[in-house]
Context: one part of a larger RNA
RNA sequence: CUGGGCGUAAAGAGCGCGUAGGCGGUUGCAUAUGUCAGAUGUGAAAUCCCAGGGCUUAACCCUGGAAUGGCAUUUGAAACUGUGCGACUUGAGGACAGGAGGGGGAAGUGGAAUUCCCGGUGUAGCGGUGAAAUGCGUAGAUAUCGGGAGGAACACCGGUGGCGAAGGCGGCUUCCUGGACUGUCCCUGACGCUGAGGCGCGAAAGCGUGGGUAGCAAACAGGAUUAGAUACCCUGGUAGUCCACGCCCUAAACGAUGGAUGCUAAGUGUCGGAGGUAUCGAUCCCUCCGGUGCCGCACCUAACGGAUUAAGCAUCCCGCCUGGGGAGUACGGCCGCAAGGUUGAAACUC
Numbered sequence: 001c002u003g004g005g006c007g008u009a010a011a012g013a014g015c016g017c018g019u020a021g022g023c024g025g026u027u028g029c030a031u032a033u034g035u036c037a038g039a040u041g042u043g044a045a046a047u048c049c050c051a052g053g054g055c056u057u058a059a060c061c062c063u064g065g066a067a068u069g070g071c072a073u074u075u076g077a078a079a080c081u082g083u084g085c086g087a088c089u090u091g092a093g094g095a096c097a098g099g100a101g102g103g104g105g106a107a108g109u110g111g112a113a114u115u116c117c118c119g120g121u122g123u124a125g126c127g128g129u130g131a132a133a134u135g136c137g138u139a140g141a142u143a144u145c146g147g148g149a150g151g152a153a154c155a156c157c158g159g160u161g162g163c164g165a166a167g168g169c170g171g172c173u174u175c176c177u178g179g180a181c182u183g184u185c186c187c188u189g190a191c192g193c194u195g196a197g198g199c200g201c202g203a204a205a206g207c208g209u210g211g212g213u214a215g216c217a218a219a220c221a222g223g224a225u226u227a228g229a230u231a232c233c234c235u236g237g238u239a240g241u242c243c244a245c246g247c248c249c250u251a252a253a254c255g256a257u258g259g260a261u262g263c264u265a266a267g268u269g270u271c272g273g274a275g276g277u278a279u280c281g282a283u284c285c286c287u288c289c290g291g292u293g294c295c296g297c298a299c300c301u302a303a304c305g306g307a308u309u310a311a312g313c314a315u316c317c318c319g320c321c322u323g324g325g326g327a328g329u330a331c332g333g334c335c336g337c338a339a340g341g342u343u344g345a346a347a348c349u350c
Stems, first nucleotide, its partner, number of pairs: 003322004007304002012318001014201004021194003025088007034080001035077008049065006091191001092188003095184004103177007110154001115149007125136002162169002206247006215241002220236004258317006267294010278283001299306002323350003332343004
């Protein structure tokens, strides 16, 4: 390479929007691009293959045949593909009516707790640990009561419960705003799927400028521990954690499982919605749609396990893998203020 693969062995891009491209529902007519059939021409000879023949045989040589990815012209076929015109509604979208939600952004606001400040009561300890010490305290601490300041986070509800594409999202109220779901089956009529490049979003840490700083806390200091202790434990404590704007663009960014569509046993919880039956009603039971869990057939799997939320059976499109180390390194390119990110080798070695 042909292939074979990607939950855990190497391998799904962190996630989305979307360009080119690839692929694409039902049906009628036309066409003849691909496709298929026939004919003709061409595809030099030698070589290769087959049959026969000639040198005593073979090598070698001769004759005939076959073969020669194909290409061109021409005559046809019309199922599929393409194209043109038309029709359809089940894919997709819209309309109308509903209810659910920590989805996003902004503004406002509440209580508990920690800390600090002021005042009252009160007196000798407090704190901390395995035990201690550093530390705090007679300049009155700890404890307790009242008042005040400020920052950050929202106990209970809270739930394999909800929402979001992912990252993620949780006190309460208001404003602005995205998406999904259910019902009606009214409208459009394939308008779809995927998506190389591209663009956007993207935890934490980190960076820039300005603000803020209660608690916590890298670094740092001290006290212990120890043979040592640049740690684990303790007392402190600065960046940071918070806000605004601008960067960074990584992760065990995980379901370690790309997206879409269809099909393929049951059982059982739960969330949102609709319908039916019984009922005065609450409510329970039955059915349908959408989500989220458990369990379990067929089937799959090296096993573990997966199993209508597939890792089953299929189709389409994208990404990725190809022995270990060297190495996610070097060099170069691009990006970044920097830290670094991204793309990404080889020698050598086993």